[in-house]
Context: one part of a larger RNA
C1' cells in the first nucleotide's frame, strides 16, 4: 500500500448494488415456517342455495371438519458441535440399489375376511384408553393365469393385479418384465495442519476356509485354523480444525483464510435404538435414559428455534414479532387450485463497493471580523458580500411502466422507478495532521508540570513535538484509531 461478515471516536444530504450473532451448538413467551387428494373410500361436523315440514327436523346440490387410504413429509431451510479420516479433493474400479419421469413387452379373471370413522357402554383432571354392534374402498388376504422373473446340472418348485371418472370416443391409474435418464450405496490409488518432552502400537487384531448377514463386497458378525498387521517415509498417541470451488496479498513462486454464493459432509437438548418407507437410523415422526423447563385433582402428562421473526442472556458487536405467493422453483392434485417465513419484496444499520451533490461564471490593490507584525504592513481573499444564471436535489402538482410466461385473467413491491410543469442556493462538510520518516508554521499559553507518542524521542522560560487560536497540508460523506491477514 492492499484486505475485512469488523468494532471504536468524531461527523453524516441522497441513490444502487450488495452485506449483517465472528461471541453462549446458551436458554427460549407468542406467531408462523409440509401439506395435498372427494376424479380412491364409508360418510355429513360446519357453511352457503333450493326444496319439504309436525317448525324438531328431513332432502338435494355445492362443498367438506374429522377419519380410512394414496403421494408428499428422506426435498427445500438452519449450524458447524464432532470429524485428521467411515470426512473432503481429484483419478480409477465392480460386488449393487432406485419412488416419481421417459421407452419398449405382456398382463388387469374370479373370489374373501376384516377395520376406522360412526353407534351405545365406561375409565380417567387431563394427556388419553376399554369393552360391545356394524360399515366402505385404489386398505388386507386366499384363488386362478404366467409374457417373464426368482432358484436349481435338470426335473421342477415359487411369485401379479386396482379401479376412478365420462353419454361415450377415451384418459388417468394398477401389475410382471427389460432398457434409459438422473440419484444414491461400496471400494481403491494419489493429496489433505502442528507435535518424538508421544516409540513401539494391534486379539477380530492380519489373513485363510465355512456360514451368517446386507441392495451390495467385506472381519461386517460368527466357529475352526494359522500367526500375523502397521511403524522413524512417523505407526500409535497429544493438541487443533468440517472439505472444496473459491477469497484475501503478491510481479510470481508463495503465504493467509474457507463470512455471503455454489458442491460435498456431519449435526438436531446430551445419549441410543429400531419402525415405516424406494430412500432416514429421520430438525418442526416413534420408543427408552439423561439434564431442563412447564401443566397437574400428585395417580400422572406435554416440551425441544443450530427455520423466519421476535425474547433473554454473553459480547467490543450484528436487523422487522413486515408484505405477498404476482414472479421463479418445490409438495399434492386430471384441473380449477390448496400449501410454500424456500423465493420475490420492503423496513433497520455509511457495514462495504460504486456513483451523485452540498452550486455556476462575474466580483477590490482587496469591506468588515479574526491572526500577526519591524506598526509600514502582511495572511485569510475573489474568498464573502453584491450581479448575473443554473436545477442534480429539494418541495408541489400532473403523467405513469417494465416485470405476465399465456387470446382473456392474474403485480406484494407501487402510484415505485421513469417522465412533464411550477417554486426554490434553498435542506446538505466534515475528519485527521503539519519536528524527521512525511506534504503542511506561526503566535500565545504552560514550564521534566500538564501532556504528546508508530520508531528516533518531545516539554525543566524564547516548545513549528504538550494546550488553544490564525493559518496550512491530505483524504472527503466520510475521517481517524484499534484488531487480524498478505
Nucleotide at each position: 500500500g492492499g484486505a475485512u461478515g469488523a468494532a471504536u471516536g468524531c461527523u453524516g444530504g441522497c441513490g444502487g448494488u450488495g452485506u449483517g450473532c465472528c461471541u453462549u451448538a446458551a436458554g427460549c413467551a407468542u406467531g408462523c415456517a409440509a401439506g395435498u387428494c372427494g376424479a380412491a373410500c364409508g360418510g355429513u361436523a360446519a357453511a352457503u342455495u333450493c326444496c319439504c315440514u309436525u317448525c324438531g327436523g328431513g332432502g338435494a346440490a355445492u362443498a367438506c371438519g374429522a377419519g380410512u387410504g394414496g403421494c408428499a413429509a428422506a426435498c427445500g431451510g438452519g449450524u458447524g458441535a464432532g470429524u485428521a479420516a467411515u470426512a473432503c479433493g481429484u483419478a480409477g474400479g465392480a460386488a449393487c440399489u432406485u419412488a416419481c419421469c421417459c421407452u419398449c413387452a405382456a398382463g388387469u379373471g374370479g373370489g374373501g375376511a376384516a377395520u376406522a370413522g360412526c353407534u351405545c357402554a365406561u375409565c380417567g383432571a387431563a394427556a388419553g384408553g376399554u369393552g360391545g354392534g356394524g360399515u366402505a374402498a385404489u386398505g388386507c388376504c386366499g384363488c386362478a393365469u404366467g409374457u417373464g422373473a426368482a432358484c436349481g446340472c435338470a426335473a421342477g418348485u415359487u411369485c401379479a393385479a386396482a379401479g376412478c371418472a365420462g353419454c361415450a370416443a377415451u384418459g388417468c391409474g394398477c401389475u410382471u418384465g427389460a432398457g434409459g435418464a438422473g440419484a444414491g450405496g461400496c471400494c481403491u490409488g494419489c493429496g489433505c495442519c502442528c507435535u518424538a518432552u508421544c516409540a513401539g502400537g494391534u486379539a477380530g487384531u492380519u489373513g485363510g476356509u465355512g456360514a451368517g448377514g446386507u441392495a451390495a463386497u467385506g472381519g461386517c458378525u460368527c466357529a475352526c485354523c494359522a500367526a500375523g498387521c502397521c511403524u522413524a517415509u512417523g505407526a500409535c498417541g497429544g493438541g487443533u480444525a468440517g472439505c472444496c470451488g473459491g477469497u484475501g496479498u503478491g510481479a510470481g513462486a508463495g503465504c493467509a483464510u474457507g463470512a455471503c454464493c455454489g458442491g460435498c459432509c456431519a449435526c438436531a437438548a446430551g445419549g441410543u435404538a429400531a419402525c415405516u418407507g424406494a430412500g432416514a437410523u429421520a430438525c418442526g415422526g416413534u420408543g427408552c435414559c439423561u439434564a431442563c423447563a412447564c401443566c397437574u385433582a400428585c395417580g400422572g402428562g406435554u416440551g425441544g428455534c443450530a427455520g423466519c421473526a421476535a425474547c433473554u442472556g454473553g459480547g467490543a458487536a450484528u436487523a422487522u414479532u413486515g408484505c405477498g405467493c404476482a414472479a421463479u422453483g418445490g409438495a399434492c392434485g386430471a384441473a380449477a387450485g390448496u400449501c410454500u417465513g424456500a423465493c420475490g419484496c420492503a423496513g433497520c444499520g455509511a457495514c462495504a463497493c460504486c456513483g451523485c451533490g452540498u452550486g455556476u461564471g462575474g466580483g477590490a490593490a482587496g469591506a468588515a471580523g479574526c491572526u500577526u507584525u519591524u506598526c509600514g504592513g502582511a495572511g485569510u481573499g475573489u474568498a464573502a458580500a453584491c450581479c448575473a444564471c443554473u436545477g442534480u436535489g429539494g418541495c408541489a402538482g400532473g403523467g405513469g411502466a417494465a416485470c405476465a410466461a399465456a387470446u382473456u385473467u392474474u403485480g406484494a413491491g407501487c402510484g415505485u422507478a421513469c417522465c412533464c410543469u411550477g417554486c426554490u442556493a434553498g435542506a446538505a462538510a466534515g475528519c485527521a495532521c503539519c519536528u524527521g520518516c512525511u506534504a503542511a508554521c506561526u503566535a500565545c499559553g504552560u514550564g521534566c508540570c500538564a501532556g504528546a507518542a508508530g520508531c528516533c524521542u518531545c516539554g525543566g522560560u524564547a516548545a513549528u513535538a504538550c494546550g488553544u487560536a490564525g493559518g496550512g497540508u491530505g483524504c472527503a460523506a466520510g475521517c481517524a484509531u484499534u484488531a487480524u491477514c498478505c